[in-house]
Order: sequence, then structure tokens, then C1' cells
RNA sequence: ACCUCAUCCAGAGGGGCAGAGGGAACGGCCCGAUGAAGCCCCGGCAACCACCACGCAGUCUCGAUGACGAGGCCGAGCGCGGCAGGUGCUAAUUCCGUCCCUGGCCGGCAGGUCGCCGCGGGGAAAGAUGAGAG
Repeated sequence: ACCUCAUCCAGAGGGGCAGAGGGAACGGCCCGAUGAAGCCCCGGCAACCACCACGCAGUCUCGAUGACGAGGCCGAGCGCGGCAGGUGCUAAUUCCGUCCCUGGCCGGCAGGUCGCCGCGGGGAAAGAUGAGAG
């Protein structure tokens, strides 16, 4: 790289170097010399993983024996909270659309019939991030 799972309408910027691009692709629409990408410094957001505490579940022991009660353990499962170690993120919903389905006495276009475009809703695909697998 490929594969699996989860999430993606919330949130969070200043400085230095640099000097024309950037927003994944394409179309649109934006951002950018009042300084893009990139690199560095210092902040911030969030809480996926790790860690901590607790509850449930589980399990063990004891006592009852009918349900159960007390205590211990608790790697793996579920939940609530904490923390901020490993990542991540810090214009615009993943900026919007792209493929499919669907809605309204909807808007526009076309006119043998089937339709096409727009707007609304849903789902995919793709992408991003994390965790895992290999």
C1' cells in the first nucleotide's frame, strides 16, 4: 500500500522564515501580495487510543438456600466520569456537487413517448482521522 471497524452539520490562531499558490480528483464556488503551499516557535480545540476511578456484566470464596446477601478479583465486554501521555485537528458541513433512490397539485426547460435541469430528503462511492489486522 491493501483489508476491517468507528466517526466526519460541534470546536479551536498568533508570531517568524518563505514568496504563489491552496481548498484530495473533476465541475462549481471560495481562500490568497492586508501574503498561498511548505518549514519553525508558542498557543488552542477535541477526546479515537493509552492511563485512572466508579457502576453493570462476568468470575471466585463464604453464608443462605427460593429468589439472594457479603467480600475478593476483574485481562477481555458495556456504561458514566476524570486526565491529557500517543495521534489528530485548528476558513467555509468532508466548502457544495459528482453515482443511485426518492419527494412536492414545487420552480424552469423540452415536447409523439421516455424526459432534462434546479431545489428538498435518504443512501452509496471517494476522501480524511483514529483503532485494529497483516

A computed fold for a 134-nucleotide RNA from Paractinoplanes atraurantiacus, annotated as SAM riboswitch aptamer (S box leader). The coordinates come from a structure-prediction model, not an experiment, and the mean pLDDT is 79. It was read from a public genome assembly, where an Rfam model found it. Of the family's consensus pairs, 97% are formed in the model.